Transfer RNA from a Eubacteriaceae bacterium, 73 nucleotides, folded computationally. Taxonomically the source falls in Eubacteriaceae (Bacteria, Bacillati, Bacillota, Clostridia). The coordinates come from a structure-prediction model, not an experiment, and the mean pLDDT is 82.

RNA sequence: GGGGGUGUAGCUCAGUUGGUAGAGCGUCCGGUUCGCAUCCGAAAGGUCGAGAGUUCGAGUCUCUUCAUCUCCA
Numbered sequence: 001g002g003g004g005g006u007g008u009a010g011c012u013c014a015g016u017u018g019g020u021a022g023a024g025c026g027u028c029c030g031g032u033u034c035g036c037a038u039c040c041g042a043a044a045g046g047u048c049g050a051g052a053g054u055u056c057g058a059g060u061c062u063c064u065u066c067a068u069c070u071c072c073a
Base pairs, nucleotide, nucleotide: 001072002071003070004069005068006067007066010025011024012023013022019056027043029041030040031039049065050064051063052062053061
């Protein structure tokens, strides 16, 4: 220098054919207990790496770009 993969909640990851962004763990609050753990219930937490385009509508499609992994040279 060229090809390919990945990027979504604090962490690990889903997200189907473009149609209201989710799960587990963690955090916080409540219940249970003399108290803790376990268990049960509830809540907070997201510019979907960044920018632009297409579209009535984009995590998803297109382009550019950044980070990281990998292959070739």

Overview
The sequence was found in a public genome assembly. Its Rfam family is "tRNA". It is annotated as a transfer RNA.